About this RNA: Model confidence (mean pLDDT): 77 of 100. The RNA shown here (Bacterial large signal recognition particle RNA) has 262 nucleotides and comes from Blautia liquoris. The source organism's lineage runs through Bacteria, Bacillota, Clostridia, Lachnospirales and Blautia. It is recorded under the gene name ffs.

[in-house]
């Protein structure tokens, strides 16, 4: 110091699982061989996946240190958000009492106290509507109303008699009409009249008295009540910070093996 050829190297880490360890699966880094077995699990037993086949062979391999992606774990605090639960916590409602405040009514007379009438019930009379008789006016009967019956017919010698249609009056039954009077019978029609009841309410009309009356909001007591929201207690989730652990990739320097030839 050169050659050759082996070792070494060909990913790592979390967390779960397991007695334990390593792989498949999941995550996080990265790219740093191939085949087969593997999560009711595969394969081992002291840190090495097992079995088989490749590549590489000093810018590779090792062992520490930085710096750290990312997992795991545990109390408190802070953020955010649930669930549950408490009506003598606020707030919300609801009744009650007083009247501090705001309204409101009052010297045109408050509150209070007296008489009265209306409204309300009933019962009886008047009205009035509403319908029916009565009453007046017209009309109104071919024959089965009534008077009076021309023609005409019947009886008689005649005189006149006798039934009698039409027709004309005048009515029944019926139709229209008309409104003072007269009558029945009905109605929760009434500025109506009389009596009995009634006395809660409203309305109103008078007299006595001389300053307050009210309770509508507001606030104030006292009794209920509401879990919608605030509180308040308890229990969770996710999350940041701090701590412990574990730790890839990455940085710089450090270390480097055995064997055999010349």
């Nucleotide at each position: 110091c050169c050659g050759u050829g082996c070792a070494g190297c060909c990913g790592g880490g979390g967390a779960g699982a397991u007695a334990g360890c390593g792989g498949u699966g999941c995550c996080c880094u990265g790219u740093a061989c191939c085949u087969g077995c593997a999560a009711u699990c595969c394969g081992c037993u002291a840190a090495a996946g097992c079995a088989g086949g490749g590549g590489u062979g000093a810018u590779g391999c090792c062992a520490a240190g930085c710096c750290g992606a990312g997992g795991a774990c545990u109390u408190c605090c802070c953020a955010u958000u649930g669930u549950g639960a408490a009506g003598c916590c606020g707030g919300c409602c609801u009744u009650u009492a007083a009247a501090a405040g705001u309204g409101g009514c009052g010297a045109u007379g408050a509150c209070g106290c007296c008489c009265g009438g209306g409204u309300c019930u009933u019962a009886c009379g008047c009205a009035a509507c509403g319908a029916g008789a009565a009453u007046c006016u017209a009309u109104g009967a071919a024959c089965c109303g009534u008077g009076u019956c021309a023609g005409g017919g019947c009886a008689g010698g005649a005189a006149u008699g006798c039934a009698g249609c039409a027709g004309c009056a005048c009515u029944a039954a019926g139709u229209a009409g008309a409104a003072c009077c007269u009558u029945u019978c009905g109605u929760g029609u009434g500025c109506c009249g009389u009596g009995a009841g009634g006395g809660u309410g409203c309305c109103u009309g008078g007299g006595c008295c001389g300053a307050g009356c009210u309770a509508a909001c507001u606030g104030u007591a006292a009794a209920g009540g509401u879990a919608u929201c605030g509180u308040u207690c308890a229990u969770g989730a996710u999350g940041u910070c701090c701590g412990u652990u574990c730790g890839a990739a990455g940085c710089g320097a450090g270390g480097c093996g055995c064997a055999c030839g010349g």
RNAcentral holds the sequence, with entries from ENA and Rfam. It matches the Rfam family "Bacterial large signal recognition particle RNA". Its family is annotated with SRP-dependent cotranslational protein targeting to membrane, signal sequence recognition and signal recognition particle, plasma membrane targeting in the Gene Ontology.